[in-house]
Context: one part of a larger RNA
RNA sequence: AGCGCAGGGUGGAUGCCUAGGCACUAAGAGCCGAAGAAAGACGUGAUAAGCUGCGAAAAGCCACGGGGAGGAGCAAAUAUCUAUUGAUCCGUGGAUAUCUGAAUGGGGAAACCCGGCUGAGAAAAGCUCAGUCAGCCAUAACUGAAUCCAUAGGUUAUGGUGGGGAACCCGGUGAACUGAAACAUCUAAGUAGCCGGAGGAAAAGAAAGAAACAUCGAUUCCGAAAGUAGCGGCGAGCGAAAUUGGAAGAGCCCAAACCGAAGUGCGAGCACUUCGGGGUUCGGACCGCGUAAUUGAUUUAUCGAUUGUAGCAGAAUGGCCCUGGAAAGACCAGCGAAAGAGGGUGAAAGCCCCGUAUGCGAAACGAAAGAUAACAAGGCGGUAUCCAGAGUACCACGAGACACGAGAAACCUUGUGGGAAUGAGCGGAGACCACUCCGUAAGGCUAAAUACUCCUUAGUGACCGAUAGCGCAUAGUACUGUGAAGGAAAGGUGAAAAGGACCCCGGGAGGGGAGUGAAAGAGAACCUGAAACCCUGUGUUU
Numbered sequence: 001a002g003c004g005c006a007g008g009g010u011g012g013a014u015g016c017c018u019a020g021g022c023a024c025u026a027a028g029a030g031c032c033g034a035a036g037a038a039a040g041a042c043g044u045g046a047u048a049a050g051c052u053g054c055g056a057a058a059a060g061c062c063a064c065g066g067g068g069a070g071g072a073g074c075a076a077a078u079a080u081c082u083a084u085u086g087a088u089c090c091g092u093g094g095a096u097a098u099c100u101g102a103a104u105g106g107g108g109a110a111a112c113c114c115g116g117c118u119g120a121g122a123a124a125a126g127c128u129c130a131g132u133c134a135g136c137c138a139u140a141a142c143u144g145a146a147u148c149c150a151u152a153g154g155u156u157a158u159g160g161u162g163g164g165g166a167a168c169c170c171g172g173u174g175a176a177c178u179g180a181a182a183c184a185u186c187u188a189a190g191u192a193g194c195c196g197g198a199g200g201a202a203a204a205g206a207a208a209g210a211a212a213c214a215u216c217g218a219u220u221c222c223g224a225a226a227g228u229a230g231c232g233g234c235g236a237g238c239g240a241a242a243u244u245g246g247a248a249g250a251g252c253c254c255a256a257a258c259c260g261a262a263g264u265g266c267g268a269g270c271a272c273u274u275c276g277g278g279g280u281u282c283g284g285a286c287c288g289c290g291u292a293a294u295u296g297a298u299u300u301a302u303c304g305a306u307u308g309u310a311g312c313a314g315a316a317u318g319g320c321c322c323u324g325g326a327a328a329g330a331c332c333a334g335c336g337a338a339a340g341a342g343g344g345u346g347a348a349a350g351c352c353c354c355g356u357a358u359g360c361g362a363a364a365c366g367a368a369a370g371a372u373a374a375c376a377a378g379g380c381g382g383u384a385u386c387c388a389g390a391g392u393a394c395c396a397c398g399a400g401a402c403a404c405g406a407g408a409a410a411c412c413u414u415g416u417g418g419g420a421a422u423g424a425g426c427g428g429a430g431a432c433c434a435c436u437c438c439g440u441a442a443g444g445c446u447a448a449a450u451a452c453u454c455c456u457u458a459g460u461g462a463c464c465g466a467u468a469g470c471g472c473a474u475a476g477u478a479c480u481g482u483g484a485a486g487g488a489a490a491g492g493u494g495a496a497a498a499g500g501a502c503c504c505c506g507g508g509a510g511g512g513g514a515g516u517g518a519a520a521g522a523g524a525a526c527c528u529g530a531a532a533c534c535c536u537g538u539g540u541u542u
Base pairs, nucleotide, nucleotide: 001541002540003539004538005537006536007535008534009533015527016492017491020464021463022461023460024459025458026457027456028455029453030452031164032163039100040099041098042055043054044053046078050074051073061094062093063092064091065090066089070082071081072080105114106113107112115133116132117131118130119129120128121127135161136160137159138158139157140156141155142154143153168199169197170196171195172194173193179186183233209216210215220247221246222245223244224243230238231237251445252444253443254389258277259276260275261274262273263272264271265270266269283387284386285385286382287381288380289379294377295376296375299374300373301372302371303370306367307366308365309364311360312359313358317333318332319331322329334351335350342354343353344352394418395417396416397415398414399413400412404430425440426439427438428437429436479486480485499526502513503512504511505510
């Protein structure tokens, strides 16, 4: 030195565990903000670095309700306080709420600096405190240039707005990688990204529809139709609709004709404007008759079943001789069950504790089907005249969007240029024409069925169990980067600290006794403690 055996060290695999995650289900909630949000800075404790809470009234103040013995957060110890005259704690409502931040008196290198006006501190230059002072939009009043009337502008008052938020939604803008086995039309894809906006949903929506000679009767979503009809360098690929089965179900309001009132313009007769009524596609005005059955999604008021935000009651076991450190295990003998869900307790508990089944509960603040009242809407017949949305429909050219790539390419949207008709009208039925049907554009509103989950409550798992599961058993921390941004590692003593008084060696670290404990080979570098690696002893070989 190699190999074997034995014993150690190191190391932190494995096993067990879970404080944390992941996915989902059912309900709820679906917004916060100039009454100053979200997010922060700085403070705040007897002592106080961090987290949490709170805001100069600062781990808190007030009221009401719950609750009933300790309490002063995580977090031990000391001190000092507090509490049956009901504290701590839980719920509801209120007070306070520094500075930054849309940040809004002005400025600014966020958390800082500097003001004006009014008021208060007896007066006073000043200082301190309280309130107020941004922009834009709308409305109203006052004022008011060039410029006569006027207008622009200005001032004031009132109301609104601004910013944030996980996904879902609507609109604007809009790629490339990729696929086509290359690539250009095409695809990816109207996706990602960026911008604007709204709501608890959004959007769409009451036929200028779909159909086919029969009809249906707003929209949305799901199943089928169907990977069909089609589109397509007819390549890659893209890909309907009618119809039908379901979910849900709801329809309305203006403009105009006509009537009335007020006002404006100019040579006093016309025109126009505003407001009120009327009216809305079963067309209406107009004429005749009629005046209430009914309906309501709106508003206001008063109620409101039920329900949420604290809680309360809640059955039934003992024994000892067993094992053990410990009984919930074994044994013996019982009991309850509308409760054998689950968790905890020194091992494995229906009956020890918390709970569970079941039943009950709100001073305060919410949600809420629905009810009542007000209010609003609300009929039939006739058809001479009048009305029924214009730079619109439509056409040409150029685009986009339609499953549809210019195609025979309708329908829809519109950049440029033209440009109607008026219900005997106009649009559509996939070029176009005829016939026949269907509808009534150029104004608007509309619940439900649908989408999503930052969040709350309750629960579930042939989901994970510390290299897993979220990046985080907590951390967007440490650290990296000028910055945008990137971004970790790290769990386990024991039932209970009973965390080793005291003695010895040592400068200490550490160790040896003693003691605690079931165990210290559980001693905080702490459960188990694999391998690599290192060492000691011994056998053997050289």
Large-subunit ribosomal RNA, domain I from Lacrimispora saccharolytica, 542 nucleotides, folded computationally. The source organism's lineage runs through Bacteria, Bacillota, Lachnospirales, Lachnospiraceae and Lacrimispora. Its mean pLDDT, the model's own confidence on a scale to 100, is 82. Its Rfam family is "Bacterial large subunit ribosomal RNA". Rfam links the family to the GO terms structural constituent of ribosome and ribosome. The RNAcentral record of the full RNA draws on ENA.